This is a predicted structure of a 482-nucleotide part of an RNA (small-subunit ribosomal RNA, 3' major domain) from Actinospica durhamensis.
It was read from a public genome assembly.
The coordinates come from a structure-prediction model, not an experiment, and the mean pLDDT is 84.
It matches the Rfam family "Bacterial small subunit ribosomal RNA".
Lineage of the source: Bacteria > Bacillati > Actinomycetes > Actinospicaceae > Actinospica.

[in-house]
Context: one part of a larger RNA
RNA sequence: UGACGGGGGCCCGCACAAGCGGCGGAGCAUGCGGCUUAAUUCGAUGCAACGCGAAGAACCUUACCAGGGCUUGACAUGCACGGUGCACCUCUAGAGAUAGAGGGUCCUUUGGGGUCGUGCACAGGUGGUGCAUGGUUGUCGUCAGCUCGUGUCGUGAGAUGUUGGGUUAAGUCCCGCAACGAGCGCAACCCUCGUCCUGUAUUGCCAGCAGCAUCUUCGGAUGGCUGGGGACUUGCGGGAGACUGCCGGGGUCAACUCGGAGGAAGGUGGGGACGACGUCAAAUCAUCAUGCCCCUUAUGUCCUGGGCUGCACGCAUGCUACAAUGGCCGGUACAGAGGGCUGCGAUACCGUGAGGUGGAGCGAAUCCCGUAAAGCCGGUCUCAGUUCGGAUCGGGGUCUGCAACUCGACCCCGUGAAGUCGGAGUCGCUAGUAAUCGCAGAUCAGCAACGCUGCGGUGAAUACGUUCCCGGGCCUUGUACA
Numbered sequence: 001u002g003a004c005g006g007g008g009g010c011c012c013g014c015a016c017a018a019g020c021g022g023c024g025g026a027g028c029a030u031g032c033g034g035c036u037u038a039a040u041u042c043g044a045u046g047c048a049a050c051g052c053g054a055a056g057a058a059c060c061u062u063a064c065c066a067g068g069g070c071u072u073g074a075c076a077u078g079c080a081c082g083g084u085g086c087a088c089c090u091c092u093a094g095a096g097a098u099a100g101a102g103g104g105u106c107c108u109u110u111g112g113g114g115u116c117g118u119g120c121a122c123a124g125g126u127g128g129u130g131c132a133u134g135g136u137u138g139u140c141g142u143c144a145g146c147u148c149g150u151g152u153c154g155u156g157a158g159a160u161g162u163u164g165g166g167u168u169a170a171g172u173c174c175c176g177c178a179a180c181g182a183g184c185g186c187a188a189c190c191c192u193c194g195u196c197c198u199g200u201a202u203u204g205c206c207a208g209c210a211g212c213a214u215c216u217u218c219g220g221a222u223g224g225c226u227g228g229g230g231a232c233u234u235g236c237g238g239g240a241g242a243c244u245g246c247c248g249g250g251g252u253c254a255a256c257u258c259g260g261a262g263g264a265a266g267g268u269g270g271g272g273a274c275g276a277c278g279u280c281a282a283a284u285c286a287u288c289a290u291g292c293c294c295c296u297u298a299u300g301u302c303c304u305g306g307g308c309u310g311c312a313c314g315c316a317u318g319c320u321a322c323a324a325u326g327g328c329c330g331g332u333a334c335a336g337a338g339g340g341c342u343g344c345g346a347u348a349c350c351g352u353g354a355g356g357u358g359g360a361g362c363g364a365a366u367c368c369c370g371u372a373a374a375g376c377c378g379g380u381c382u383c384a385g386u387u388c389g390g391a392u393c394g395g396g397g398u399c400u401g402c403a404a405c406u407c408g409a410c411c412c413c414g415u416g417a418a419g420u421c422g423g424a425g426u427c428g429c430u431a432g433u434a435a436u437c438g439c440a441g442a443u444c445a446g447c448a449a450c451g452c453u454g455c456g457g458u459g460a461a462u463a464c465g466u467u468c469c470c471g472g473g474c475c476u477u478g479u480a481c482a
């Protein structure tokens, strides 16, 4: 000087408390351990591994295993020599890779190009080392810290500044002070949501005006169409607005804080992006790059099939439930954000349904996906392992795809398991949040998505307080630790 303390003081954080909903019990899904296996490829392992890499494992992917093949190679460049099409199509053998046969027979500036064979250099490696590395990332932590120049103090390590008194979300600001300044961080500048003004007006909008169409109880209603319009909504631009600016109380009359006015918004308005010096020899050699080591008729490469989906068990994260604030049936209302040409696919018809036939329109503010669901109105069930719950199994189908046996999703009929709110313990959340309800997208032929990332609908309760648990910041104290 740090680190540590079941030392002290001050202060924060869904840290506790207050409250709401879960997990831990059940079934299933997914990941992991273990066991098994020819193989169950590899990595990730307290927080910070375990719905993680994987935003898509039937083949492919694929790195694993078995078997069958190749050896200048599946891929690149160069040299030498030699050949002349290669691709592609058909047939035969084969599980296929591949091999054989037949067809096919390039361009040219005549230098060559392209392509094939042989040979030589070399290729190739998801082989090892993340404790040789770059890059990227997690974490402490969006915590308020981490340092430097000059000066001063100290023999020196170092100290001071950065401590102190206030204050803040903040090393934020004020005051004081042997310090005076400065840098990286904080904040602001960026994006988005919330109000207003203004410009613009198609595919968006329709108050008023005119015409048409449809319905009509003959009053009228409906943006459905056209003309037209810019009021309104909205889209796309530009600007205004919030600054403790104003008033009052407190305060060192400083910073600041409390209350109020006005305002769409008030003291950082909500959300996002943004992560200082560093810590963990943290993670990644399997994104990529790369030193060294290793393999070179194999640890490279091609193919068929299998495996990554195995199942006595244990754990993690989720989904669905155990019901009446509910289940089922009928009617009826209202979003936002996205996606679409190898695509989205309307009206219509067929099918109980998954879906099929068909093809209008749309490269989309135009057309389509596309009926949002919870909600509301009415009916039924009456507390039961049930009209709760849907696992499991039997049968029949649909679709994608060369192909659904291992191992896809969905539909219909039947079957109807456990489960009556979950021990010790444990998790999330402070407001448009939790809870609850559906919708979309990426990946993608299809899909094991109940995952993930977004979007909107409905919409709470509670916070006395900081003694205690956990993590952190500043000062101080002890130390046999560095």
Base pairs, nucleotide, nucleotide: 001482002481003479004478005477007476008475009474010473011472012471013470015466016465019429020428021427022426023425026320027319028318029317030316031315032314033313034311035310042053043052064306065305066304067303068302069301070300073122077121078120079119080118081117082116083115084114088103089102090101091100092099093098106113107112124295125294127293128292129291133289134288135284136283137282138280140278145184146183147182148181149180150179151160152159153158164175165174166173190272191271192270193269195240196239197238198237199236200235201234205229206228209227210226211225212224213222214221215220243266246260247259248258249257250256322422326381327380328379329378330377331376332375338369339368340367343362344361348357349356350355388419393414394413395412396411397410398409399408435458436457437456438455439454440453441452